A computed fold for a 356-nucleotide RNA from Ramlibacter sp., annotated as Bacterial RNase P class A. The gene name in the source record is rnpB. The model forms 93% of the base pairs in the Rfam consensus.
[in-house]
Parts: sequence; C1' cells; structure tokens
RNA sequence: GAAGCCCGCCAGACCGCCGCUGGUGCAAUCUGGGAAACCAGGCACUGGAGGAACGUCCGGACUGCACAGGGCAGCGUAGCAGGUAACACCUGUCCACCGCGAGGUGAGGAUCAGAGCAACAGAGACGAGUCGGCGUGCGUGCACGCCGGGUGAAACGGGCAAUCUCUACGCGCAGCAAUACCAAGUAGGUGAACGCGGAAGUGACCUCCGGCUCGCGCCGCGUCCUUCCAUCCGGGGCCCCCGGAAGUUCACGGGUAGGUAGCACCGAGCUGCCUGGCGACAGGCAGCCCAGAGGAAUGGCGGUCACGUCCGGGCAACCGGACGCCACAGAAUCCGGCUUACGGCGGACUUCACAC
Repeated sequence: GAAGCCCGCCAGACCGCCGCUGGUGCAAUCUGGGAAACCAGGCACUGGAGGAACGUCCGGACUGCACAGGGCAGCGUAGCAGGUAACACCUGUCCACCGCGAGGUGAGGAUCAGAGCAACAGAGACGAGUCGGCGUGCGUGCACGCCGGGUGAAACGGGCAAUCUCUACGCGCAGCAAUACCAAGUAGGUGAACGCGGAAGUGACCUCCGGCUCGCGCCGCGUCCUUCCAUCCGGGGCCCCCGGAAGUUCACGGGUAGGUAGCACCGAGCUGCCUGGCGACAGGCAGCCCAGAGGAAUGGCGGUCACGUCCGGGCAACCGGACGCCACAGAAUCCGGCUUACGGCGGACUUCACAC
C1' cells in the first nucleotide's frame, strides 16, 4: 500500500426571530362550544424522533375472558453449561462444516418402536435379488451357501428425522380498535298510569245556557236523538267487568354517537464510578427525570463556526469564491431482542506485495 475480518463511535454545533405540540405554576372560577360528560381560551417557565423510531418476526409487562387438578389434541424449542422478567435472544465452550488466515456458520436429542423416501448409472436401490464363478442337495433347473468383477453417494449393511414419528421441555385464549368509567338522539327491554271524548245530520225541542225582540215568539255554538270514530282479540248471547296484544305519557335499565381514563408514569429507567464474573450479566454508591398526538406536533427564516466537493491564487502552511451540509428513514400502550435499509469516522487483527 492492497484485499479482508472484528469491535467501537457519530448522525453537524451555537445564537436570534417566527410558529406547531405536550407539561408545570399563577389568575378571573371568568368567556365560548356542548343536553351532559367534557373540551377550548390568558401569562410565565420548560420538554419535544431514531440507530434503526422501520418490518411487526420472537419474548414479556398490562387488560379482559376462561381456569380444582391431570390428560389428549395443536403450536413451538432442541449438544453442554450459564445469563435474563422472558425468549426462537445473549454469553462461554465442545463437535461438525467453510476460509491460507483474522474469523464465520450450524433446524448439532433419537433410525435399540413403527411408517415413508432415495435422481442418474447399474442385473439388482431398501422390496429383495443374481451378471459371472465354485460347492452341496435333489425333482436337472431350481433351492441353499460361499466368492468375484462392474455401476453408484449408498449393494444388505447402512443413509435421510429441514417427511411423518418418538423423547424431553415450554405454551389457557385474545389483544390498547385490549379494557374501565361518564353519557345524547333513535329503536328495542322492564315497570307504572291512562281512555267517557270527538265528528256529522235539510232529525227533534226550547226544561237549562246564550243571542235577537217592548212583548208574543224565533233561533243557536244550548238540550236531546240518530249515525260514525273513540283500537283489536278472548272469557259470555249482550253490557258492566276481567285478561292479553297494540297506543299515549312517565320512570328505570343495557347499548350506540360523543367524552375521559388506560397513556407517558420513579421505570425489568438513564449517566458515571467501584466490586464480583473469562463473558453475557449481577450488586453497591452518587447524580438525573428524559417526546407524546389522537387525522396525529417535533418546522421555517437569518447569522457565525465546523465539515465535504469544485474553481482561482500560492513552493507550502493557507487565503478567497460557489455549491452542499447529506444516506437510510418519522414515535402512536410500553419494554427486551432479532431481521432488514443506510452515510461517515476511529481502533485491534489477518493475508499478500514492496522498501529498510
């Protein structure tokens, strides 16, 4: 110097202005929206994306339902030892394989229960059988035994469990659109109460009421009559009455729209140091509080510095100018892992080449 292999780190920094979104404090308990629940509005201070927030693959926390205990089924895991809340994750180590090497990969239990599978070649491939030779027996072309050559990954003794299976161990089922609470309208549910009135008539009459009239009297919105409606069905031939269905009103209850909590929180928490351990990790001490919406905030502009590329000047250090400031990528209940995507920097080690 080239190629490689493993590990670690960063993801521009600071200032000003204007916004978006959460928290805390203060204040009128005021204003607006809403039936309510509840939400929004002022001022000050303050927090605001990632190493993968991606994928939603594995494991948990949490929540609801189920559940005496055990078993079957189903799903998953698989050397050995350890770590962990748990895991299919991580650490150490053995073995196997790959690599010259640094290193990497491993679905690495069982073929002493049973089943299944094996391309091509080859006489024959998991069923047994015979290409050639020898021996024995007899029924003379068959049986048995032995040997040999060839094919093939494998020829009668084995292989594959990443085919079913067996063994050991683990797993109850769903998932924050979980779930809990507050709570309209409409339509169901439960309970209670309720029907004696209305309309029409070229029907009758003035006893009551009212109008006109001095009065007699006449007439009506007055009284009576008739018809229809005043639900329907049953108990009885009819009515009262009783029961049921439908109706009206009220009350109660479940659910929906809507709202709040879950939800951002002192936590399997973060940072530093010490101790134990080869290590994963554990323990102790000190300090810190660190995003959170609910169609979904985390942005824009300007300046200074740093960095990269290009151009110009300079022997050089460097100076000036222009452009860029990236790649992958955006939290959605939370946490531990894994996988995938991707820009750069540093260090240890390996192999090769060259120089001394």
It matches the Rfam family "Bacterial RNase P class A". Rfam classes the family as a ribozyme.